[in-house]
RNA sequence: CAAGCGAGAGAGAUUUGAGAAAAAUUCUCGAACGCCGAAGGGGCAAGCUAGCAAAAAAAUAGUGAAACUCUCAGGCAAAAGGAUCGCUUG
Repeated sequence: CAAGCGAGAGAGAUUUGAGAAAAAUUCUCGAACGCCGAAGGGGCAAGCUAGCAAAAAAAUAGUGAAACUCUCAGGCAAAAGGAUCGCUUG
C1' cells in the first nucleotide's frame, strides 16, 4: 500500500411547492430556515528555505501538520456512507 473481517461520532424522520404509487404512508425533484464536522477540499504555528546584510536580527516571499479552523462539497431516524483504530493475508 491492497484485499477481507470487526469497531466507528456529531447534527431538524424540520417547514413548504410539484409529481408518482397508495388505506395508513412512502418515494422523487425543488424552495426556506436551523444545525453538524469524521468522505473529499480550503486556511495556518513552530521550523526550514529564499531574500536583505560584513555578520546577526527584523520586515517580505515560498514551504509547512492535525482530531485546530472554514463549511465549498458532504451530512442531520434507521439503513447506507464514514476520518480513524484493531486483527488476518499478500
The RNA shown here (Glycine riboswitch aptamer) has 90 nucleotides and comes from a marine sediment metagenome.